Background:
This is a predicted structure of a 547-nucleotide part of an RNA (large-subunit ribosomal RNA, domain I) from a Parcubacteria group bacterium. The coordinates come from a structure-prediction model, not an experiment, and the mean pLDDT is 82. The full RNA is in RNAcentral, with records from SILVA.

[in-house]
Context: one part of a larger RNA
RNA sequence: GGUAAAUGGUGGAUGCCUUGACAUCAAGAAGCGAUGAAGGACGUGAAAAAGCUGCGUUAAGCUUCGGGGAGCUGCUAAUUAAGCGUUGAUCCGGAGAUGUCCGAAUGGGGAAACCCACUAGAGGUAAUGCUCUAGGACCCUAAUAUAGGGAGCGAACUCGGGGAAGUGAAACAUCUCAGUACCCGGAGGAAAAGAAAACGAAUGUGAUUUCCUUAGUAGCGGCGAGCGAAACGGAAGAAGCCCAAACCGCAGCUAUAUGCUAGCGGGGUUGUAGGAUAGAACAUUCCGUAAGGAGAAUGUAUAGUAUUUGUUAGAUGAAUAAGCUGGAAAGCUUAGCCAAAGAACGUGAUAGCCGUGUAAUUGAAAAUAAGUACUAUAUAUUGGUUCUACUCCUGAGUAGGUCGGGAAAUGAUAGCCCUGACUGAAGCUACCAGCACUAACCUGGUAAGGCUAAAUAUUACUUGAUGUCGAUAGUGAACUAGUACCGUGAGGGAAAGGUGAAAAGCAGUCCGAGAGGACGAUGAAAUAAUCCUGAAACCAUUUACUU
Numbered sequence: 001g002g003u004a005a006a007u008g009g010u011g012g013a014u015g016c017c018u019u020g021a022c023a024u025c026a027a028g029a030a031g032c033g034a035u036g037a038a039g040g041a042c043g044u045g046a047a048a049a050a051g052c053u054g055c056g057u058u059a060a061g062c063u064u065c066g067g068g069g070a071g072c073u074g075c076u077a078a079u080u081a082a083g084c085g086u087u088g089a090u091c092c093g094g095a096g097a098u099g100u101c102c103g104a105a106u107g108g109g110g111a112a113a114c115c116c117a118c119u120a121g122a123g124g125u126a127a128u129g130c131u132c133u134a135g136g137a138c139c140c141u142a143a144u145a146u147a148g149g150g151a152g153c154g155a156a157c158u159c160g161g162g163g164a165a166g167u168g169a170a171a172c173a174u175c176u177c178a179g180u181a182c183c184c185g186g187a188g189g190a191a192a193a194g195a196a197a198a199c200g201a202a203u204g205u206g207a208u209u210u211c212c213u214u215a216g217u218a219g220c221g222g223c224g225a226g227c228g229a230a231a232c233g234g235a236a237g238a239a240g241c242c243c244a245a246a247c248c249g250c251a252g253c254u255a256u257a258u259g260c261u262a263g264c265g266g267g268g269u270u271g272u273a274g275g276a277u278a279g280a281a282c283a284u285u286c287c288g289u290a291a292g293g294a295g296a297a298u299g300u301a302u303a304g305u306a307u308u309u310g311u312u313a314g315a316u317g318a319a320u321a322a323g324c325u326g327g328a329a330a331g332c333u334u335a336g337c338c339a340a341a342g343a344a345c346g347u348g349a350u351a352g353c354c355g356u357g358u359a360a361u362u363g364a365a366a367a368u369a370a371g372u373a374c375u376a377u378a379u380a381u382u383g384g385u386u387c388u389a390c391u392c393c394u395g396a397g398u399a400g401g402u403c404g405g406g407a408a409a410u411g412a413u414a415g416c417c418c419u420g421a422c423u424g425a426a427g428c429u430a431c432c433a434g435c436a437c438u439a440a441c442c443u444g445g446u447a448a449g450g451c452u453a454a455a456u457a458u459u460a461c462u463u464g465a466u467g468u469c470g471a472u473a474g475u476g477a478a479c480u481a482g483u484a485c486c487g488u489g490a491g492g493g494a495a496a497g498g499u500g501a502a503a504a505g506c507a508g509u510c511c512g513a514g515a516g517g518a519c520g521a522u523g524a525a526a527u528a529a530u531c532c533u534g535a536a537a538c539c540a541u542u543u544a545c546u547u
Stems, first nucleotide, its partner, number of pairs: 001546009015532001016498002020469009029459002031153002039102003042056003046080002050076003062096006071084003107116003118135006138150003157188001158186005168175001172222001198205002209236004219227002240451003243395001247266004251261003254257001271428001273394004277389006285294003296382017314362003320335005336353002338342001344356003400423007430446005485492002505531001508519004
């Protein structure tokens, strides 16, 4: 020096555990904000220096109404002091008060948490300074007054306005990625869409939306890469309506007419066309000659009363003992009991009967949500049907056309839809569509005005249930975590869990300057003391063999 074994050190794998995460489902809620939000700064405790939590000069809190019932003065974090509490504290829930400064920030300014004024009122001073309370930004509507609204923030979903590139095409330009990412604007609990100028060819269907299917089909495509429907059918859910116009009445204006009108009321709303106007027939809630009034039915909104069911604290809640082992019984043995409860967790090892609970039952002074009934008020609608007829009305710079662009699964042979420029109809004997275009038929519909629940999308947030991970996993974060640290900044971004049943956390003695060590003590165990278990690499000591 090597090999082997043993004993240690170092180290923190593995096993076990869980305070934390993650996913799905169900229900709720789907907003907060000038009554000052979200987010912060600074303060705030008996000893209170720091961080977290709470709170705001009334500052880990104040008032009140309920619950609850013996201890309490939040956590890291122990100790002491001083207090509070059966005259009901701490704690839990409802409502209220207070609520510094910044921040949309809003009196003016500003390098956020600061500076500087003004007006009115009150206090104070000999007087000024000073102190307190209140007020005032801008925009919109509106009646120059007064009242109301907006602004900002927020995870996703949604609609609109803009809108890439990496990539793929094995290069690349049309194409693709993709109307995606991203930016901006608007809104809601959903949004958007929506009651056929539809579909498409059946003996038809009958608003919209979503799912399944049709179907990787029909098609589009440097016919490359790729892109990619629709109707029918089956389901979910279903709901339909209101204007403009003709005409009538009123009002207003003026040039007083066969006039005009961004006015008000009635009327009226569609394609087997419908309506207006005029006439006829039938019908009619009451009063009134009439104008009109009352009443009826249906719906909506608000308020009140009554009531039901929830939410925001809770409450009741069955049944076991002995012996043995052990540090400890829930283990084992013996003998019982409950069960509408043998889900789960905890308790010194594995507990239906020890504790919290579970099944079942039950509860609200206050606030709040939804529903039902009745009443009141306001408001809207209905109050006719059929037949006949001349006339009138039925959405215009619109439909359509040319050129260009866009959007449709479709890249222009390209209809339909949207529209930048230029054009530009018809008027129901009318007009549009049925995938270029055209003749005659056929079929379906009535544009150029508007509203509309449900089925659908999402989850920052609350509650419950189930499952997944188990500290290099699971969130980046089980711990002071978006912390420490890095960066001028935008931004990037960690590591770090476990004594024990209980601190019983090592009194005392000895060595040492101390750190520490030895004995001793506690404990079942201290090789449980920077602490569960404690692998390997690595470092030692002892012994054996060997060069």